[in-house]
The part of an RNA shown here (small-subunit ribosomal RNA, 5' domain) has 534 nucleotides and comes from an uncultured prokaryote. RNAcentral holds the full RNA, with entries from ENA.

Context: one part of a larger RNA
RNA sequence: GAUUGAACGCUGGCGGUAGGCUUAACACAUGCAAGUCGAACGAGAAAGCACCUUCGGGUGUGAUUAGAGCGGCGGACGGGUGAGUAAUGCAUAGGAAUCUGCCCUUUAGCGGGGGACAACUUGGGGAAACUCAAGCUAAUACCGCAUAAUACCCACGGGUUAAAGGUGGCCGCAGGGGACCUCUUCGGGAGCCUUGUGCUUUAAGAUGAGCCUGCGUCGGAUUAGCUUGUUGGUGGGGUAAAGGCCUACCAAGGCAACGAUCCGUAGCUGGUCUGAGAGGAUGAUCAGCCACACUGGGACUGAGACACGGCCCAGACUCCUACGGGAGGCAGCAGUGGGGAAUAUUGGACAAUGGGCGCAAGCCUGAUCCAGCAAUACCGCGUGUGUGAAGAAGGCCUGCGGGUUGUAAAGCACUUUCAGUAGGGAGGAAGGCCUUAGUAUUAAUACUACUGAGGAUUGACGUUACCUACAGAAGAAGCACCGGCUAACUCUGUGCCAGCAGCCGCGGUAAUACAGAGGGUGCGAGCGUUAAUC
Numbered sequence: 001g002a003u004u005g006a007a008c009g010c011u012g013g014c015g016g017u018a019g020g021c022u023u024a025a026c027a028c029a030u031g032c033a034a035g036u037c038g039a040a041c042g043a044g045a046a047a048g049c050a051c052c053u054u055c056g057g058g059u060g061u062g063a064u065u066a067g068a069g070c071g072g073c074g075g076a077c078g079g080g081u082g083a084g085u086a087a088u089g090c091a092u093a094g095g096a097a098u099c100u101g102c103c104c105u106u107u108a109g110c111g112g113g114g115g116a117c118a119a120c121u122u123g124g125g126g127a128a129a130c131u132c133a134a135g136c137u138a139a140u141a142c143c144g145c146a147u148a149a150u151a152c153c154c155a156c157g158g159g160u161u162a163a164a165g166g167u168g169g170c171c172g173c174a175g176g177g178g179a180c181c182u183c184u185u186c187g188g189g190a191g192c193c194u195u196g197u198g199c200u201u202u203a204a205g206a207u208g209a210g211c212c213u214g215c216g217u218c219g220g221a222u223u224a225g226c227u228u229g230u231u232g233g234u235g236g237g238g239u240a241a242a243g244g245c246c247u248a249c250c251a252a253g254g255c256a257a258c259g260a261u262c263c264g265u266a267g268c269u270g271g272u273c274u275g276a277g278a279g280g281a282u283g284a285u286c287a288g289c290c291a292c293a294c295u296g297g298g299a300c301u302g303a304g305a306c307a308c309g310g311c312c313c314a315g316a317c318u319c320c321u322a323c324g325g326g327a328g329g330c331a332g333c334a335g336u337g338g339g340g341a342a343u344a345u346u347g348g349a350c351a352a353u354g355g356g357c358g359c360a361a362g363c364c365u366g367a368u369c370c371a372g373c374a375a376u377a378c379c380g381c382g383u384g385u386g387u388g389a390a391g392a393a394g395g396c397c398u399g400c401g402g403g404u405u406g407u408a409a410a411g412c413a414c415u416u417u418c419a420g421u422a423g424g425g426a427g428g429a430a431g432g433c434c435u436u437a438g439u440a441u442u443a444a445u446a447c448u449a450c451u452g453a454g455g456a457u458u459g460a461c462g463u464u465a466c467c468u469a470c471a472g473a474a475g476a477a478g479c480a481c482c483g484g485c486u487a488a489c490u491c492u493g494u495g496c497c498a499g500c501a502g503c504c505g506c507g508g509u510a511a512u513a514c515a516g517a518g519g520g521u522g523c524g525a526g527c528g529u530u531a532a533u534c
Base pairs, nucleotide, nucleotide: 001534002533003532004531006530007529008528009527010526013381014380015379016378017377018376020373021339026337027336028335030334031333032332035073036072037071041069048061049060050059051058052057080292081291082290089217090216092214093213094212095211098209099208103205105203108200109199110198111145113143114142120135121134122133123132124131125130151160152159153158165197169193170191175186178183218264219263220262225255226254227253230252231251232250233249234248235247236246237245267289268288269287270286271282272281273280274279294315295314296313297312298311317328318327319326320325345371347370348369349368353367354365355364356363357362384414385413386412387411394405395404396403397402418475420470421469422468423467424466428461431457433455434454435453436452437451438450439449440448478523479522480521481520482519483504484503485502489518490517491516492515493514499506500505
């Protein structure tokens, strides 16, 4: 000199942009942070509607709709933290013995049956958490059978493995109510057709993931030897997959001064800071990878976990208890206590972007987008402009003549950025919905898809940005320093005292070095100090 996730002191007008527990991976009250689908299924309150009514109510209807159940998909993403880890990590360059839900392309199919379990009803246990027994029932839940290949296994003879439907449209049949008939409405069954969706199977892709290898990756030798599943082989097992990954037997190997082992420290990288560079330091925010989720261990489910807001066991801690037994996990967002020099709101919205579910409308989303707080940082703007010598008054100095503060002020003439008040006002909005035209599809003017037109709409921020008007200089300057380094000097007080100090050093009676004042210098909504890096 540059820099910082900074802190402290004095001071403080506005805006934009960014960042904001570096310490206790300490403990946590409260709320929220992962749901969704009725177009898989059975059952079904309340409200609404219709009818009846003795006016108490009753009956029917009812995904418009509550809370549950069964079922599907998602809770393995997103979000947090850096404890552990010196290599099961990361970075880079390669590799072969693998899996991959949803998505894209593709092959062939979706036939025919069965038995349950929740919900529900009844009964019982318990303070609660919850739980037991009996009975009933549906499915895209579950299980056989059939079908079976360019799939899988094979001794090449053969053998084995699957499924699920639902929605929409059309036609006709039957039933109930109204009705002379035509016809209208509701519900159920069978058939046909088509479209989109779904299910099973095959192949290929994409994406994601697992595994292996080379090289690189902090300090200590006051750590020199380490190792028995250890190193290799064979048989067997296991995994999605290679492999001592596991096991039995056999051999006795393997690593190490190019630092093994041990100890300490540490998440790694793109990057960031500094420097002319080489380097040195660092790893906040953002992005990639890894690890962890009260501590330790374990598996289940699943395409994917050994799973932050899942399960089981043990432990510590906290809470409830009827003492028999139970409940919990903020290193998610806010917030509390504690620690600390030190780090924010128990805010708004799903409008946008993205994610989950759903055909969709939509629902959920503390991801995200915004707002709030603090000069924490960077950037921008303002605190007026011109004129004005009687060089006013006052202050300070003085050689008493004057000098200086100083065009500074006052006065006069202007302007109105920003802040304030009032009014106007983009963009962030793309979509989705309704109506309609065309095309495709089709038996179809139906459904659906695409394209176009029209209509009514969707903004948390938001009193938005921006623009206009109004009033009045009106509301807006400090901090450090002045002996040398280092820009800037005098007076008074003090008298080796009080004090200063980054280094040299000042102070013992004229101190430009202490303290105050006047003046000056530097930077400026900041200025200094401390800490830290180059």